Parts: sequence; C1' cells; structure tokens
RNA sequence: GCGCUUGUGGCGGAAUUGGUAGACGCGCUAGGUUCAGGUCCUAGUGGCUGAAAGGCCGUGGGGGUUCGAGUCCCUCCAAGCGCA
Repeated sequence: GCGCUUGUGGCGGAAUUGGUAGACGCGCUAGGUUCAGGUCCUAGUGGCUGAAAGGCCGUGGGGGUUCGAGUCCCUCCAAGCGCA
C1' cells in the first nucleotide's frame, strides 16, 4: 500500500428480514437475611432536563438513502487478521 472482519450502557454481549435500542449475564445501588461480612432472596440501574408527569438525546466521528437506520450506501478514525 491492497483486501477482509469488527466497533452498541461501567464490563461481557443480544437485537437474525430496516419497524419499541440495550435482552441476558457481571458489576453497582437500596432493602431483606447475618453479631458482622460472604452466599442467597427482592427491587432498581444509558445520559441530560424536570418537583413530578413528562420531554429531549444516545449504537466509534461525519454525511447520505428512507415514513423509519445499530442494521443499507459514502467517507474518516481505531483495533484485529491476511496478502505484497
């Protein structure tokens, strides 16, 4: 230099055909249990705003197609693999 693959909450990792983004697990927070801690059980857990109800934003960055994009197209960035 060329080709291929990958990039999603704090972490791992789903969303298979374009149609409610974040299932599930870990972690964390609160409560229960315990003398206390661990284990176990219950509930909650993306961000901003708000007293609340709610609203807005969010899938590596930017742009495009579409009524609608994590998913399709272009470009850039990063990581991995292969070829020279």